[in-house]
RNA sequence: UGAUAGAGGUGCGGCAGGUCAAUAGUAGCGCUGUUUUAAGUCGGCAGACGGCGGCGUGAAAGGGGCGGCCGCCGAAACGCUGCUUUUGCUGCCGCGGAAGCUCCGUUGGUCUGUUGCAGAAUAUGUAACCGACUGUCACAAAAGUGGAGCGCUAUCGUU
Repeated sequence: UGAUAGAGGUGCGGCAGGUCAAUAGUAGCGCUGUUUUAAGUCGGCAGACGGCGGCGUGAAAGGGGCGGCCGCCGAAACGCUGCUUUUGCUGCCGCGGAAGCUCCGUUGGUCUGUUGCAGAAUAUGUAACCGACUGUCACAAAAGUGGAGCGCUAUCGUU
């Protein structure tokens, strides 16, 4: 220096009409009473659709737990830039959301907590900041301190 193979552990991610809870007796729909186009729909303009109550019926998506299968150890996550698709009742403009690819950057991994954001949520995810544990290498050799995965270990090769 190149190739191959590995390790970290509550390890990382994907899939699907698996299953369960919640969302929710909510939205919607039907009947009916009342009110009257006010209010409201991300913002502006124009349009379209009304609102509230009672009775009946009555979801789903995203997210999550458990299990299954699959791919893996920059696994993967997040942020920025650019492009494409899509979306927030319709059109135009603006401002947002989601997915995919690309550029560059950060993060070894896991967990508790605090704060912010998303979310129906106390679930969960994510960012930042402490803290704890842990793997690895170096310095140590008593304890510890420090670095980062473009790292570390093993084997084979080349110089």